[in-house]
RNA sequence: AGUGAUGGUAGAGGCGCGAAAACCAACAGUAUACUCUUUGAGGUAGAUGAGAAACCGACGACAAGAGUGGAAAGGGGAAUUCGCCGAAGUGUUAAGACGUCUCAUACGUCCUGAUGCUGGACCUAUGUUUAAGAAGCAUAGGGCUGUCACAUCCGUUACCCAAAUGGAUGUGGAGAACUAUCUCACGA
Numbered sequence: 001a002g003u004g005a006u007g008g009u010a011g012a013g014g015c016g017c018g019a020a021a022a023c024c025a026a027c028a029g030u031a032u033a034c035u036c037u038u039u040g041a042g043g044u045a046g047a048u049g050a051g052a053a054a055c056c057g058a059c060g061a062c063a064a065g066a067g068u069g070g071a072a073a074g075g076g077g078a079a080u081u082c083g084c085c086g087a088a089g090u091g092u093u094a095a096g097a098c099g100u101c102u103c104a105u106a107c108g109u110c111c112u113g114a115u116g117c118u119g120g121a122c123c124u125a126u127g128u129u130u131a132a133g134a135a136g137c138a139u140a141g142g143g144c145u146g147u148c149a150c151a152u153c154c155g156u157u158a159c160c161c162a163a164a165u166g167g168a169u170g171u172g173g174a175g176a177a178c179u180a181u182c183u184c185a186c187g188a
Base pairs, nucleotide, nucleotide: 002186003185004184005183007182008181009180010179011178014085016084017083018082019081020080023077024076033068034067035066036065037064038063042056043055044054047105048104049103050102051101088118089117090116091115092114093113094112096110097109098108099107119145120144122142123141124140125139126138127137128136147173148172149171150170151169152168153167154166155165156164157163
């Protein structure tokens, strides 16, 4: 020279990732509430089943129709602020909390750990979630883009051989990566 250490620090990809309050669209003329008409005995807590207690109900339960009036949450949007570049997303699994007055089953949301996949954004198709042709997620395909390696060609430095480096084209890999630099260990 170089090799190793998921070592330290900094940085790049670009419609780059995520979070937050306000605003906006939508949710929705929906839910709740009230009035009237019909009917006439039951009704009441995220799903299903079982149960307890309490409450409401012929001064009309439940249901249906008409009318008055009329939300919110989750999700989304452009800008702003903040944190960042496995940013983040997602599958499986473990434990816990909540959704429900109790039990059982299943489901959903959130937090924490283990482990696997995805470099990134976009478009298309199928499925799923949702009020939704929004947005998200999963799978597959398509080119684009960044990075590294290899190959070919053209240049530059250099020039015995050779080597380094810029660009173009092609192929391939993956973020525990890539570039720069530092530390430690080994070391011709």
RNAcentral holds the sequence, with entries from Rfam. Lysine riboswitch aptamer from Halalkalibacter suaedae, 188 nucleotides, folded computationally. It matches the Rfam family "Lysine riboswitch aptamer". From the family's description: Riboswitches are metabolite binding domains within certain messenger RNAs that serve as precision sensors for their corresponding targets. The prediction has a mean pLDDT of 80.